[in-house]
RNA sequence: AAACGUGCUCCGGGGUCGGUGUAAUUCCGAACCGGCGGUGACAGUCCGCGAGCUGCGAGCACGAGGCCGACAGGUCUCGGGCGAGCGGUUGAACCGGUGGAAUUCCGGUACCGACGGUGAAAGUCCGGAUGGGAGGCGGCACGUGU
Numbered sequence: 001a002a003a004c005g006u007g008c009u010c011c012g013g014g015g016u017c018g019g020u021g022u023a024a025u026u027c028c029g030a031a032c033c034g035g036c037g038g039u040g041a042c043a044g045u046c047c048g049c050g051a052g053c054u055g056c057g058a059g060c061a062c063g064a065g066g067c068c069g070a071c072a073g074g075u076c077u078c079g080g081g082c083g084a085g086c087g088g089u090u091g092a093a094c095c096g097g098u099g100g101a102a103u104u105c106c107g108g109u110a111c112c113g114a115c116g117g118u119g120a121a122a123g124u125c126c127g128g129a130u131g132g133g134a135g136g137c138g139g140c141a142c143g144u145g146u
Base pairs, nucleotide, nucleotide: 001146003144004143005142006141007140008139009138010135016030017029018028019027031124032123033113034112035049036048037047038046044111045110052089053088054087055086056085059082060081062079063078064077065076066075067074068073093109094108095107096106097105115127116126117125
C1' cells in the first nucleotide's frame, strides 16, 4: 500500500408574483424541483432499486391469566409491540439534429410526482420523520492478509 471482511458514519430538491374568493404557497395564469444502480455517451419519463401502502411471516422482548414446583424456575393460553426474510401494489416522452454509438447530449414541444392534515382540492406548506432507505473506487475505526 492493493484486496477482502465487520462496525460506525454519510446519503432529496422545489412556491414566488399575479388573479378569483369569506377563506387557497392547495384552484386559475405564469414559476420552480428531479434519490440510487445500470446503459455502446451524461436519463424524473428506458431497465431495475429505494421511499409510501399492503399480505404472509421465522424470531425477539413485554404484559395478563392458568397449571407444575419447597425455592430457583418451567410450561400453556391470550394480548398488543418489535421484526429478519418472502410477495403484491406503486407515475410519466415523443419529434428533429449530431454521432460509430444517445427514448440519456443539443433543439423543440409534452408529461409525471405516496399517505395523513388544512378556513378550499398540495410534487413545492405542515405532519409521521432527530424515522426509514437503495447506494457509493465515499469517510472513520477495527480485523484478515499478500

RNAcentral holds the sequence, with entries from Ribocentre. The RNA shown here (FMN riboswitch aptamer (RFN element)) has 146 nucleotides and comes from Agromyces sp. The prediction has a mean pLDDT of 80.